[in-house]
A computed fold for an 87-nucleotide RNA from Symbiobacterium sp., annotated as c-di-GMP-I riboswitch aptamer. It was read from a public genome assembly, where an Rfam model found it. The source organism's lineage runs through Bacteria, Bacillati, Clostridia, Eubacteriales and Symbiobacterium.
RNA sequence: AAGCGACAAAGGCAAACGCUCCGAAAGGUGCGGACGCAAAGCCACGGGUCUACAGCCCGAGAGGGCCAGGAUAGCCGGGUUGCCGAA
Numbered sequence: 001a002a003g004c005g006a007c008a009a010a011g012g013c014a015a016a017c018g019c020u021c022c023g024a025a026a027g028g029u030g031c032g033g034a035c036g037c038a039a040a041g042c043c044a045c046g047g048g049u050c051u052a053c054a055g056c057c058c059g060a061g062a063g064g065g066c067c068a069g070g071a072u073a074g075c076c077g078g079g080u081u082g083c084c085g086a087a
Stems, first nucleotide, its partner, number of pairs: 004085002012037002017032003021028002035074001041080003045077003048072003055066004
């Protein structure tokens, strides 16, 4: 240094839920709160999943169908940066 991840040490992040704001929604911001996480730090490049404003099609209409330009990094892979040092 790399691999690896301990009944080690110092710490870190923050699920569900509640309040608040943004959003058509999925979902996200802030505060509280901890289910958990050795990258649960960051990045939408690939796959998956979620939503359907706009658009297109059907319908007399109500409405229905298709579809990411949206979202998800705490779904997986990948890229990249990082604390510690037992076996």